RNA sequence: GCUGGACGGCCGCGUUCGCCUGACCCGCAAGGGGAGGGCGACCGAGGAAAGUCCGGGCUCCACAGGGCAUGGUGGCUGGUAAAUCCAGCCGUCUCGCGUGGCGGCGGGACAGGGACAGUGCAACAGAAAACAGACCGCCGUGCGGGCGACCGCGCGGUAAGGGCGAAACGGCGGGGUAAGAGCCCACCGCGGAUCCCGCGAGGGAUCUGGCAAUGUAAACCCCACCUGGAGCAAGCCCAGACCGUGGCCAUGACGCUGCCCGCGUCGCCACAGGUAGGGCGCUGGAAUGCCGGCGGCAACGCCGGCGUCGAGAGAAAUGGCCGUCCUCGACAGGACCCGGCUUACAGGC
RNA sequence: GCCGGAGUAGCUCAGCUGGUAGAGCAGCUGAUUUGUAAUCAGCUGGUCGGGGGUUCGAUUCCCUUCUCCGGCU
Numbered sequence: 001g002c003u004g005g006a007c008g009g010c011c012g013c014g015u016u017c018g019c020c021u022g023a024c025c026c027g028c029a030a031g032g033g034g035a036g037g038g039c040g041a042c043c044g045a046g047g048a049a050a051g052u053c054c055g056g057g058c059u060c061c062a063c064a065g066g067g068c069a070u071g072g073u074g075g076c077u078g079g080u081a082a083a084u085c086c087a088g089c090c091g092u093c094u095c096g097c098g099u100g101g102c103g104g105c106g107g108g109a110c111a112g113g114g115a116c117a118g119u120g121c122a123a124c125a126g127a128a129a130a131c132a133g134a135c136c137g138c139c140g141u142g143c144g145g146g147c148g149a150c151c152g153c154g155c156g157g158u159a160a161g162g163g164c165g166a167a168a169c170g171g172c173g174g175g176g177u178a179a180g181a182g183c184c185c186a187c188c189g190c191g192g193a194u195c196c197c198g199c200g201a202g203g204g205a206u207c208u209g210g211c212a213a214u215g216u217a218a219a220c221c222c223c224a225c226c227u228g229g230a231g232c233a234a235g236c237c238c239a240g241a242c243c244g245u246g247g248c249c250a251u252g253a254c255g256c257u258g259c260c261c262g263c264g265u266c267g268c269c270a271c272a273g274g275u276a277g278g279g280c281g282c283u284g285g286a287a288u289g290c291c292g293g294c295g296g297c298a299a300c301g302c303c304g305g306c307g308u309c310g311a312g313a314g315a316a317a318u319g320g321c322c323g324u325c326c327u328c329g330a331c332a333g334g335a336c337c338c339g340g341c342u343u344a345c346a347g348g349c
Numbered sequence: 350g351c352c353g354g355a356g357u358a359g360c361u362c363a364g365c366u367g368g369u370a371g372a373g374c375a376g377c378u379g380a381u382u383u384g385u386a387a388u389c390a391g392c393u394g395g396u397c398g399g400g401g402g403u404u405c406g407a408u409u410c411c412c413u414u415c416u417c418c419g420g421c422u
Base pairs, nucleotide, nucleotide: 001349002348003347005325006324007323008322009321010320011319013044014043016041017040018039019038020037021036024033025032026031046331050342051341053340054339055338056337057336058231059230060229061228071226072225073224074223075089076088077087078086079085090112091110092109093108094107095106096105097104113222114221118220119219120216121215122214135162136161137158138157139156140155141154142153143152144151145150170188171187173185174184175183189211190209191208192207193206194205195204196203197202235280236279237278238277244271245270246269247268248267252266253265254264255263256262287308288307289306290305291304292303293302294301295300326329350421351420352419353418354417355416356415359374360373361372362371368405376392377391378390379389380388398414399413400412401411402410
């Protein structure tokens, strides 16, 4: 990286389609619709369907334009619809091989802009921890002691050596010195300038400075770039009952009132919103395999040909038994879709 | 399905502009009391949910994962 038990039989579950049946509803009737049931046919979870960590499609809301803030990203170039993904390259660190030692070869890791814009922090240990520092040691000198080697005290020099630490203000060798020190020199490292190579990150050469301070930005911050919010429980459509609004009542019932008018309630009609409920969104697509050609180191893209798919229910279906075989079967179950990442995983190749 | 929050001692919670983790209750021992409770003194007890990274150093910052809790026409 690939695969994720195979074959056969019986029973069972789910969607869709076909046939049969059919409570019930509409209608004078002819007839129409139809929950549910039966039979049959096709199909029926994954490499991760998971976590929801990124990115998009899709939908609604917001939005004249610009800036700030918040949040995110951070070597370069490319790929992609896009990405905190992928490929190639650069740099740093590290491991292995090799070499007398370098150079070199191969593998791995890297959130890898900036620490001369500013601020903060660096515990403990240690003499001293940020333009620091004399504890031991080394050296010079004064005094004292000792026959002497030397010892003690004071003053001064010294960052080469010891010791502490994650880190001690370039490394190493030589010169130099009382002892030392980039004090001087060679090499290496570092900074600067010029030239050359590269699309670029960067690399190389030459000259030069003598070191001008360490680490930390997954601390605040600075720089550059990006960024509106919510999410299918998004959202769109149809639409009972109750309530509401308007109308009708010369016509039915009841009440105010025994009667008439009038009014109210029931009633009938219409309308709005949109609840229960139903429908859409809903799945075949930036999909995937093979072959050929072209471009590219690659990721990937383009063209042509041949194929493969086949859930979309609804609180939600994939299961069980038997037989044969094998290396005895793990992690795990769709809920709008897709591209990545991460995590879990028996056995096999 | 979608969106948020929290894991620290046996329990309830502090501690988070990084420096080696505490408080109360509980437990144990002693004192006090005739004895118990209360009180006083002392002690024990921590993989800071797991793994990895940044850093000299991580409970704290970052990533990933597990568990629990809450909200949503």